[in-house]
About this RNA: A computed fold for a 111-nucleotide RNA from Salisediminibacterium selenitireducens, annotated as SAM riboswitch aptamer (S box leader). The model forms 97% of the base pairs in the Rfam consensus. RNAcentral holds the sequence, with entries from Ribocentre.
RNA sequence: CUCUUAUCCCGAGUUGGCGGAGGGACAGGCCCGACGAAGCCCAGCAACCAUCACCAUUGACAAGGUGAACGGUGCUAACCUGCAAGGUGACAUCACCUUGAGCGAUAAGAG
Repeated sequence: CUCUUAUCCCGAGUUGGCGGAGGGACAGGCCCGACGAAGCCCAGCAACCAUCACCAUUGACAAGGUGAACGGUGCUAACCUGCAAGGUGACAUCACCUUGAGCGAUAAGAG
């Protein structure tokens, strides 16, 4: 980098330290930021993988459920539109709603 599967609801720094001007994936909006952005450390959240405990099951494993959180990741401002179909209202192709797809993110596995 590509493919497959699952999830994208909720949660966690509005006052920690260093740092110094960018950031919210992309594009267009709309926002955040010297009342301190990115990044690093620390802290926290979550429970995908691993681990452990318990429950149930089995001849015995494995598969299942619940919990813990010492490991590997991840996350810790809030959004709208992007393509297609359907519906409603306006009638020079705009607005709103629903569904699906796409894009993107994360985890696990494979190449």